Source information
c-di-GMP-I-GGC riboswitch aptamer from a Nitrospirota bacterium, 91 nucleotides, folded computationally. Model confidence (mean pLDDT): 88 of 100. Taxonomically the source falls in Nitrospirota (Bacteria, Pseudomonadati).
RNA sequence: UUCCGAAAAGGUAAACCCCGAGUAAUCGGGGGGCACAAAGCCACGGGUCCGUUAAAGAACAUUUCUUAAACGGAUAGUCGGGCUGCCGAAG
Repeated sequence: UUCCGAAAAGGUAAACCCCGAGUAAUCGGGGGGCACAAAGCCACGGGUCCGUUAAAGAACAUUUCUUAAACGGAUAGUCGGGCUGCCGAAG
């Protein structure tokens, strides 16, 4: 230094509730504590979600529904990747 994760010191904060922002996904603050050795940060790739919507199809029909290219947004506690990082037992 790297793998690893005993101990110690701490840290973060799921669901849910309240307040606020947003069309929405979701986010911020307070409470709360399911969990987490990177559950710290980054939207680079995949996934998922939301909005707008071309095109196609269907039907109770001139509208409604389904699928959905493309564009924009979200999610880091979805997976991978990148960067940084506390401690030091056994190995």
It matches the Rfam family "c-di-GMP-I-GGC riboswitch aptamer". Gene Ontology term of the family: cyclic-di-GMP binding.